The RNA shown here (transfer RNA) has 78 nucleotides and comes from a bacterium. It matches the Rfam family "tRNA". Its family is annotated with triplet codon-amino acid adaptor activity in the Gene Ontology. RNAcentral records the identical sequence in 2 taxa.
RNA sequence: GGGGGUGUAGUGCAGCCCGGAGUGCACGCUGCCCUGUCAAGGCAGAGGUCGCCGGUUCAAAUCCGGUCACCCCCGCCA
Numbered sequence: 001g002g003g004g005g006u007g008u009a010g011u012g013c014a015g016c017c018c019g020g021a022g023u024g025c026a027c028g029c030u031g032c033c034c035u036g037u038c039a040a041g042g043c044a045g046a047g048g049u050c051g052c053c054g055g056u057u058c059a060a061a062u063c064c065g066g067u068c069a070c071c072c073c074c075g076c077c078a
Stems, first nucleotide, its partner, number of pairs: 001074007010027005020058001029045005051067005
C1' cells in the first nucleotide's frame, strides 16, 4: 500500500443483508415489595449523538462516500 472483519445503554450482544425511526435480550445500576438482616426472588424505572463526518430519502443503526480505532490476510521497502 491492497483486501476483509468488528465498532449499538456501564459490560457483553441481537437487530443491519431486505430503510419505518433508540426496537430489544442478559448482566449491572436505582426505587419499591418480600426478609429480623443480607442474598435470592417479584414489580417498576433510569440509562443510547447506533465510532465520527457528509450524502441519498418523506424517513437511516440499516443504503452510498469519506474517515478513525482495533483485529486478520496479502504485498512492497529495508